[in-house]
The prediction has a mean pLDDT of 84. A computed fold for a 104-nucleotide RNA, annotated as SAM riboswitch aptamer (S box leader). The sequence was found by an Rfam model in a public genome assembly. Of the family's consensus pairs, 97% are formed in the model.
RNA sequence: GGUUUAUCAAGAGCGGCUGAGGGAACGGCCCUGUGACGCCCGGCAACCUGCCUUUAGUGAGCAAGGUGCCAAUUCCGGCAACGCAUUGCGUUGAAAGAUGAGCG
Repeated sequence: GGUUUAUCAAGAGCGGCUGAGGGAACGGCCCUGUGACGCCCGGCAACCUGCCUUUAGUGAGCAAGGUGCCAAUUCCGGCAACGCAUUGCGUUGAAAGAUGAGCG
């Protein structure tokens, strides 16, 4: 990288180093020298995992070893359906993406 599946409205520093870019891509709209990205520390959560419980269900509880995450709903949109309404708006669902776990 491919594929299956689950989740994506919650949560997370007023720290140190560095020093210009970043928010996947595109279109927007934003963040950023009142220091972005990154690294360290710190933290959040609990997918896998461990323990415990349970007639047992894809369960409850505890821990935090493996990941993950810590601006904005996955920041919003693009496609489709429906509703409202007519530069459009809203809802739902796709697509795309992210993360975990499994598979070849």